[in-house]
RNA sequence: GCCGAUGUAGCUCAGCUGGUAGAGCAUUCCCAUGGUAAGGGAAAGGUCCCCGGUUCAAUCCCGGGCAUCGGCU
Numbered sequence: 001g002c003c004g005a006u007g008u009a010g011c012u013c014a015g016c017u018g019g020u021a022g023a024g025c026a027u028u029c030c031c032a033u034g035g036u037a038a039g040g041g042a043a044a045g046g047u048c049c050c051c052g053g054u055u056c057a058a059u060c061c062c063g064g065g066c067a068u069c070g071g072c073u
Base pairs, nucleotide, nucleotide: 001072002071003070004069005068006067007066010025011024012023013022019056027043028042029041030040031039049065050064051063052062053061
């Protein structure tokens, strides 16, 4: 230099052919126990990497960047 994959909550990841985002763990509160852990319930937490484009509508489609990983020379 070229090619490909990935980028979504604090972490690990879903999101089925476009219709304003979820799970587990972690955090906070409550229940329960003589108490702790385990367990049950609830809550909070996200400009979906960035900039444009298409569309009534984009995490999703298109283009260009950035970062990480892998391959080729």